The prediction has a mean pLDDT of 83. The RNA shown here (transfer RNA) has 74 nucleotides and comes from a Bernardetiaceae bacterium. It was read from a public genome assembly. Taxonomically the source falls in Bernardetiaceae (Bacteria, Pseudomonadati, Bacteroidota, Cytophagales). Its Rfam family is "tRNA". By type it is a transfer RNA.
């Protein structure tokens, strides 16, 4: 360059177009002599910009960045 798949929480992962939810890590208590385990709270996110929609994590679309695959230059 070109085809393609993908972007949600610190890290896995959900959500028929119906107004974001879990585990796990963290933070603080309960328990303990001290922690560790376990239990109870809490913390915290839709990659940007436009468009459809009453209603966008969905659907269309420019840009970004990440993975793979072909190709071109050294």
């Nucleotide at each position: 360059a070109c085809g393609g798949g993908c972007g949600u929480a610190g890290u896995u992962c959900a959500a028929u177009g119906g107004u974001a939810g879990a585990a796990c890590a963290g933070u603080g208590g309960u328990c303990u002599c001290c922690a560790a385990a376990a239990c109870c709270a809490u913390c915290g996110a839709u990659g940007u910009g436009g468009g459809u929609u009453c209603g966008a994590c969905u659907c269309c679309u420019g840009c970004c960045g990440c993975c793979c695959g072909u190709g071109c230059c050294a």